[in-house]
This is a predicted structure of a 75-nucleotide RNA (transfer RNA) from a Candidatus Woesearchaeota archaeon. Lineage of the source: Archaea > Nanobdellati > Candidatus Woesearchaeota. Rfam family: tRNA. Rfam links the family to the GO term triplet codon-amino acid adaptor activity.

RNA sequence: GGACCCGUAGCUCAGCUUGGAUAGAGCGACAGCCUCCUAAGCUGUAGGUCGUGAGUUCAAAUCUCAUCGGGUCCG
Numbered sequence: 001g002g003a004c005c006c007g008u009a010g011c012u013c014a015g016c017u018u019g020g021a022u023a024g025a026g027c028g029a030c031a032g033c034c035u036c037c038u039a040a041g042c043u044g045u046a047g048g049u050c051g052u053g054a055g056u057u058c059a060a061a062u063c064u065c066a067u068c069g070g071g072u073c074c075g
Base pairs, nucleotide, nucleotide: 001074002073003072004071005070006069007068010027011026012025013024020058029045030044031043032042033041051067052066053065054064055063
């Protein structure tokens, strides 16, 4: 220098291929119930510019382009 993969909640990830209705799960956090207390269990709540910018479109996490970070391979 070239090719490819990954980036979504505090953490680990799904969703992208085939655009569509309020963006989800587990763990964690907080509150309540339970308990003498803790843990476990049960219920609820909060938490997201979907790496960044631009474009296409009625509509973008999803398609296109550029760019940033990480990784693998080739030279």